c-di-GMP-I-GGC riboswitch aptamer from a Fidelibacterota bacterium, 75 nucleotides, folded computationally. The model forms 90% of the base pairs in the Rfam consensus. The prediction has a mean pLDDT of 87.
RNA sequence: GCUGAUAAAGGCAAACUGCUCGCGAGGGCAGGGCGCAAAGCCGCAGACCUCACGAAGGCCGCUGGGCUGCCAGUC
Numbered sequence: 001g002c003u004g005a006u007a008a009a010g011g012c013a014a015a016c017u018g019c020u021c022g023c024g025a026g027g028g029c030a031g032g033g034c035g036c037a038a039a040g041c042c043g044c045a046g047a048c049c050u051c052a053c054g055a056a057g058g059c060c061g062c063u064g065g066g067c068u069g070c071c072a073g074u075c
Stems, first nucleotide, its partner, number of pairs: 001074004011036002016031006034061001040067003044064003048058003
């Protein structure tokens, strides 16, 4: 660098529910687990969504890209 199972140690946490913040899309915390080998981080590009239409905002679990990372195998 590439690959990723029937390994090992772990990790994250969909829908939904409760509380809460926000005009909203959505966010936070707790419960809960659909799933994920980057479902870690970045809003850089596209897509989608919202609005108070602004050079505004949301979304990284949509696609691409960037950075970082556990284990194993292989070069």